[in-house]
RNA sequence: UUGAAGAGUUUGAUCCUGGCUCAGAACGAACGCUGGCGGCAUGGCUAAGACAUGCAAGUCGUACGAACCGUCUGGUGCUUGCAUCGGGCGGUGAGUGGCGAAAGGGAGAGUAAUGCAUGGGUAACGUACCCCGGAAUCAGGGAUAACAGCGGGAGCAAUCCCUUUGCGAAAGUGCUGCUAAUACCUGAUAACGUCGGCGGAUCGCAUGGUCUGCCGACCAAAGGUGGGGAUCCUUCGGGACCUGCCGAUCUGGGAGCGGCCCAUGUCCUAUCAGCUUGUUGGUGAGGUAACGGCUCACCAAGGCUGCGACGGGUAGCGGGCGUGAGAGCGUGACCCGCCUCAUCGGGACUGAGACACUGCCCGGACACCUACGGGUGGCUGCAGUAACGAAUAUUGGGCAAUGGGCGCAAGCCUGACCCAGCAAUGCCGCGUGCAGGAGGAAGCCCUUCGGGGUGUAAACUGCUGUUGAGGUUUAGCAAGCAAAGGAGGUUAAUAGCCUCCCGCGUUGAGCAGACCUUGAGGAAGUCUCGGCUAACUCCGUGCCAGCAGCCGCGGUAAGACGGAGGAGGCAAGCGUUGUUCGGAAUUAUUGGGCUUAAAGCGGGUGUAGGCGGCCCGGCAAGUGUCUCGUGAAAUCCCUCGGCUCAACCGAGGAACUGCGGGGCAAACUGCCGGGCUUGAGGUCGGUAGAGGUGCCUGGAACUCUAGGUGGAGCGGUGAAAUGCGUAGAUAUCUAGAGGAACGCCAGAGGCGAAAGCGGGGCACUGGGCCGAUUCUGACGCUGAGGCCCGAAAGCGUGGGGAGCAAACAGGAUUAGAUACCCUGGUAGUCCACGCCGUAAACGAUGCACACUAGGUUCGGGAGUCUCUGACGGCGUCCGAGCCGUAGCAAAAGUGCUAAGUGUGCCGCCUGGGGAGUACGGCCGCAAGGCUAAAACUCAAAGGAAUUGACGGGGGCUCACACAAGCGGUGGAGCAUGUGGCUUAAUUCGAAGCAACGCGAAGAACCUUACCCGGGUUUGACAUGCUUGGAUGCCUCUUGGGGAUAACCUGAGGUGGCUGCCCUUCGGGGUGAAACUUGCACAGGUGUUGCACGGCUGUCGUCAGCUCGUGCUGUGAAGUGUCGGGUUAAGUCCCUUAACGAGCGAAACCCCUGCCGUUAGUUGCCAGCGGGUAAUGCCGGGGACUCUAGCGGGACUGCCGGCGUCAAGCCGGAGGAAGGUGGGGACGACGUCAAGUCAUCGUGGCCUUUAUGCCCGGGGAUGCACACGUGCUACAAUGGCGACUACAGAGCGACGCGAGGCCGCGAGGCGGAGCAAAUCGCAAAAAAGUCGCCCCAGUUCGGAUUGGAGUCUGCAAUUCGACUCCAUGAAGUCGGAAUCGCUAGUAAUCGCGUAUCAGCUAUGACGCGGUGAAUAUGUUCCUGAGCCUUGUACACACCGCCCGUCAAGUCAUGGAAGCCGGUAGUACCCGAAGUCCGCUUAGCUAACCCUCGGGAGGCGGCGGCCGACGGUAAGACUGGUGACUGGGACUAAGUCGUAACAAGGUAGCCGUAGGGGAACCUGCGGCUGGAUCACCUCCUU
Repeated sequence: UUGAAGAGUUUGAUCCUGGCUCAGAACGAACGCUGGCGGCAUGGCUAAGACAUGCAAGUCGUACGAACCGUCUGGUGCUUGCAUCGGGCGGUGAGUGGCGAAAGGGAGAGUAAUGCAUGGGUAACGUACCCCGGAAUCAGGGAUAACAGCGGGAGCAAUCCCUUUGCGAAAGUGCUGCUAAUACCUGAUAACGUCGGCGGAUCGCAUGGUCUGCCGACCAAAGGUGGGGAUCCUUCGGGACCUGCCGAUCUGGGAGCGGCCCAUGUCCUAUCAGCUUGUUGGUGAGGUAACGGCUCACCAAGGCUGCGACGGGUAGCGGGCGUGAGAGCGUGACCCGCCUCAUCGGGACUGAGACACUGCCCGGACACCUACGGGUGGCUGCAGUAACGAAUAUUGGGCAAUGGGCGCAAGCCUGACCCAGCAAUGCCGCGUGCAGGAGGAAGCCCUUCGGGGUGUAAACUGCUGUUGAGGUUUAGCAAGCAAAGGAGGUUAAUAGCCUCCCGCGUUGAGCAGACCUUGAGGAAGUCUCGGCUAACUCCGUGCCAGCAGCCGCGGUAAGACGGAGGAGGCAAGCGUUGUUCGGAAUUAUUGGGCUUAAAGCGGGUGUAGGCGGCCCGGCAAGUGUCUCGUGAAAUCCCUCGGCUCAACCGAGGAACUGCGGGGCAAACUGCCGGGCUUGAGGUCGGUAGAGGUGCCUGGAACUCUAGGUGGAGCGGUGAAAUGCGUAGAUAUCUAGAGGAACGCCAGAGGCGAAAGCGGGGCACUGGGCCGAUUCUGACGCUGAGGCCCGAAAGCGUGGGGAGCAAACAGGAUUAGAUACCCUGGUAGUCCACGCCGUAAACGAUGCACACUAGGUUCGGGAGUCUCUGACGGCGUCCGAGCCGUAGCAAAAGUGCUAAGUGUGCCGCCUGGGGAGUACGGCCGCAAGGCUAAAACUCAAAGGAAUUGACGGGGGCUCACACAAGCGGUGGAGCAUGUGGCUUAAUUCGAAGCAACGCGAAGAACCUUACCCGGGUUUGACAUGCUUGGAUGCCUCUUGGGGAUAACCUGAGGUGGCUGCCCUUCGGGGUGAAACUUGCACAGGUGUUGCACGGCUGUCGUCAGCUCGUGCUGUGAAGUGUCGGGUUAAGUCCCUUAACGAGCGAAACCCCUGCCGUUAGUUGCCAGCGGGUAAUGCCGGGGACUCUAGCGGGACUGCCGGCGUCAAGCCGGAGGAAGGUGGGGACGACGUCAAGUCAUCGUGGCCUUUAUGCCCGGGGAUGCACACGUGCUACAAUGGCGACUACAGAGCGACGCGAGGCCGCGAGGCGGAGCAAAUCGCAAAAAAGUCGCCCCAGUUCGGAUUGGAGUCUGCAAUUCGACUCCAUGAAGUCGGAAUCGCUAGUAAUCGCGUAUCAGCUAUGACGCGGUGAAUAUGUUCCUGAGCCUUGUACACACCGCCCGUCAAGUCAUGGAAGCCGGUAGUACCCGAAGUCCGCUUAGCUAACCCUCGGGAGGCGGCGGCCGACGGUAAGACUGGUGACUGGGACUAAGUCGUAACAAGGUAGCCGUAGGGGAACCUGCGGCUGGAUCACCUCCUU
């Protein structure tokens, strides 16, 4: 030294990686909405495209001659006012001449270095104007513009006009003659100048510089003007002369300004790797102010390049500016410096300076004029125009100031400049008022209807006076110029001139101050309000319209769209868009990474380069420190100051982190020299090994061939078939042939750099390790390029070919099966030689070195201890594994074989897709490899781990889950529900389990919601208001408010009068209501169960689901709840970083089983008594049964065994009951948007003479069919008849209804008794006894149909039940499949009840009677629980997801070609012009001359170069292109199912072949494969 912030978004959640996006600042901006004032700035970023018009560079008469005008003056003519000739003064201004025009002003096209920046050099240079010094300023000459004439016209002429008559439209273009100069020329003089020669001194980095001596040669000039008066001259004006000023000449120096040279720095691209012939150097010459290949001739063959040459693209550079904590990144408007350009290209001239913005010449394009022959022009100056564009101003004023040019000066010129105008374009400042003013107007908005908000906001009251508007006035920007006067200098001078002082007079384009008047009067918008991000509600809309920076909103309750109210932010602005920096540590120097996220080259060798051990000495390049120069000014920063403040401006300081010069230091790096041994290498001696290459060789197996035996199959599979076999296979034996691979040993063992290497022997050969009293002496590490090696597949040539086996063929499987399986089978696999050069070439981990706990195992070596050995102990070096500390890591993990800590070097990464693709290049015979983009598109794509869910993963366990049994369903008839069909309607709902004898525990009407027809509209039902009805009065008592009032209001009572309603006319009720009118509203089985409440089903009576605290983990989470036992159970026990707790389980509750006790009617009756035909019938009794209250009882309590001294299990005793005794009620966290808006409630929506309400009838019962649930059966364990026993639980007054009588019967008549332990329903049935039937569609079965009835009911036609007679169907035990049940259960038998007038009940819910069989067990099916594993699933496998095809849109590659552009090459043409040469056949003033001429110049011609243009062949690049290739994206297209679980054939990589497609198959490789078993190892 004052400086550093983050957030959203991948997931169910988490951590990480990683991209996208946002908040900030800035702008020469633009757009939308809005807009009061002022100050200061800024304003064509696009078409270096084109420009009408005006202006932007002139000035000097003190350089020059003439002309004209005015004035003064002199002369002449004479029509006294003109003309003319002179002179002075003043002015105008063409021309000659001088200076300027090379500055100022504009722009950024070109330029990647001829530029710029910084620092140097020039001993290789220039310089007009300015300053200082020296010298000199003499004598002459000839021209030339200007001007005049040459012509024409008019006129008789004088004369006038036009001006070259000519040519020409015009622009323009001649000849002759005269003239001046500070124009031009010649001569003289000259050195301290220049050059040459000869010397001397001195200095320097080379060439060389400086100073100096001598000799020689060469080169100058211009005058103008003011004043003066002595002398001289005079045309009488003046001049010479003197003096001043200005100017001119030569020269030395200075200042400032330039030229040239050098070093360093200065964008992207290697899909540009080689470039170069004036090229590199030399010699000589030319040229320049000057060095130089700058140019030329000759000679040599060089020069540049991986530290990026050459090429391509882009670009003016810097001071600065923006941003940033900084380092950086971006940028180069305004201001300043430099460069470059001036319509495009080329060229020179003039000049001090130019190759010249408003000069010249030539060529091109364009524009204008044209008589078509030819001319003219150049806003990238200031304004301005059209065009372009999102977009950028006035054809303004002034030279008053500052500055510039010219001039002695006055002054003139100045679109430089100063001002004004336009634009909120930016920065800064001010205002649009200030104070008071209600629990708070109105309006608007919201509302739970109570209220709340807008809101002191307004109104209203008081005040102020910025700004605006109007007026008055003039301090400041004014400095200058300049009369008179004064002082000083110059001078002979008091002239003049110059400087200074004072100062009459005079100069403002524009700006601006002060004061007065008026009066709250004229002055607020814009964006936002889902999160990020400050700010919320209502209405509308309904995946529409729309929003959106990212995430994302919108499909009927949208804080996200649109409007409104309100709120938040900023404010004369506010938003949007664009761009830059920031955030982004997201290119990481500061300050990142590479096992799995993107990222280590497949491996080695080695070049350049980078880096490099220990000691000593030296040097001083790096480094440090001090100092000097520079780092322009402006800007930034600090301080002070000026505008009222600020912006803005001024002054001073600091800073400019840089570069250069000098001094000092010497630790470190470097360089030089010397030494050392520990790095590295060598030597010697050992040692292990599938290290490599070649040759030789062996046995087993296999196939084939021949022969023998043998005789029907073999082979193959899930099962088969194709195939082989009576022509003899398979099998077996013998002999032979062939090729390939090497069992056991064999090990996560060894070797190698990797790929890789495995029978045995020999030869040759590479490397490692160990040991050594050995040698060299840093020789090292890494390694861009380069070079070499490099599995499998593949390619070429030639061999070989047993087995295996892409392709192919056949057989199966399948919906299909171009596959998986099977039978065959060719390339290939093998060898030699040559290519290819890639793999999941992996430890997904580059190489080298050093350091940093241990333990253990194996391989190799040497050592030591024991007498030796096997072996063992100890320590040691190298290698190969496992576990693990610290550390690291996102985690998984890693951990001396690092992914730790450091060093050196190399390679590589920067979101996903497009794509390792296209194009280009290189390589390859090909296949293809290496290198390697973009457009476009997405907001993610990923890694690790977590919780779930899932798996055609695993383990353990349970359940009538299977098995073992018993009985059913599925077949028949009927009943019932559903689907379907039908119908006017067949109302609606329920839909796998978990809809279907379900809602419905009662559809003939009603119910009823449906259909047809009819009726009705405040309604069948509720509430309120309102019209009528309708209406109270008097009296008494008492209370409240008020003031002890008036008045208002409440309660009560008697009586009288009166209204209304009912009335049996006696009366009763009542001051209300019924009824009635109208309005609010009612009503809805209309819709949404995906808006809801409530209730319910289901998983599931399954054993689970959680919490607190603690602990572990960055975290999601985990632990607890896991493990070992045990249980019906997360039941309990033990262990234990867990300890506890809750909801569930269990228990508590009810029924039932035993006992006790209490009580004793309607129940009971043992004993006692009475009575009857008989009966608890009666008196009595409580014993018993029973009833129903209260208790007891069962707890693994006891015994034995097992078990961990446990929990518990097994067995036993006792007991009515034994391990939950049996049954019920009770259903955790949750799941299924499960079901229900039609039980009910309810938000929203819809309906309102109808979707409401009422009535009649019909329908829900319809019937070709299909399914579910049942009943009855098929019979003899039965049917029928007769006789005869034994229940429980219920129900009964609109009821149950006895006995009795009638009817075959249903039932009828009748009515005792009973609101029930009393009476009734009520007969229980199966069973039992006796008899018949005799296996048959029957004495089984009862459907169906005919007839006759009974009962209920208003009513049995659609459409009731029952009875009797008659009829007597199917059916003889039921296919695939499927259901229930583990004991008082199944099976079987009857009984009751609810609903209900009756009943379609065979249903539902209950009750009891009789009463079995079986369970070895958990392999399998189904479901469930726990643990574990994989996962690309999380809407959770009904998941996810791939490719072809089809459709649309978009960008892009190829492509026959077509059309441009750029830079070159070769050649042709060759303007202007410089240079060179020729030409005295054209012209020619100065000089020379002998006067003839010459020199020189002009002109002409030629040559080199040379712009434009042309021709040719290519290169690069862009556009377009029939067709074509893939790619991306797109709610619901087609085909399949490839991947994710063992994904149903594990997947993937490379390669090859094949196939609609995903893909399949072969060969080699990988684990980034699940599972089981074995082996091995490690830990405990």

This is a predicted structure of a 1580-nucleotide RNA (small-subunit ribosomal RNA) from a marine sediment metagenome. It matches the Rfam family "Bacterial small subunit ribosomal RNA". Its family is annotated with structural constituent of ribosome and ribosome in the Gene Ontology. Its mean pLDDT, the model's own confidence on a scale to 100, is 81.